[in-house]
RNA sequence: UUUGUUGUCGCGCCGAAUCCCGCCAUGGCGGGAGCGGGGGAACCAAUUCUCCGGGGCGUAUCGCUACCAAGCGAAGGGCAACUUCUUCGGCCCGAGCCCGUCAGCUAACCUCGCAGGCGUCGAAGGAGAGACCCU
Numbered sequence: 001u002u003u004g005u006u007g008u009c010g011c012g013c014c015g016a017a018u019c020c021c022g023c024c025a026u027g028g029c030g031g032g033a034g035c036g037g038g039g040g041a042a043c044c045a046a047u048u049c050u051c052c053g054g055g056g057c058g059u060a061u062c063g064c065u066a067c068c069a070a071g072c073g074a075a076g077g078g079c080a081a082c083u084u085c086u087u088c089g090g091c092c093c094g095a096g097c098c099c100g101u102c103a104g105c106u107a108a109c110c111u112c113g114c115a116g117g118c119g120u121c122g123a124a125g126g127a128g129a130g131a132c133c134c135u
Stems, first nucleotide, its partner, number of pairs: 011119004018033007034114006044104001053102001054099004061074005076093004082128008
């Protein structure tokens, strides 16, 4: 000087997955707020279901090719230097998991989760917020 790995701190990205309090004692338990999901009347919808099962979370579903692996494309989704809207261009994803024969919507009500994985995209215009300096 360069590269790689590990740990800590800070900042940020996807995502609902954050913040606070108390107790016990250094790791766990309980609670609250906030965010997110599911179940659940009347009315409405459906006239259905019972293996061709059905349903939920999520952007992640569909079509074609082709031969069992993948590719192409579309719907859709995401991409820090304050936030948001619009436009142009660029890049990326377009998965996976769960319930267990059962669930339309749905007030009251009941109930569940607060993980995990990562490291930057450039420009133009509008609106808003904030910091510093001077008077």

This is a predicted structure of a 135-nucleotide RNA (c-di-AMP riboswitch aptamer (ydaO/yuaA leader)) from an uncultured Planctomycetota bacterium.
The model forms 96% of the base pairs in the Rfam consensus.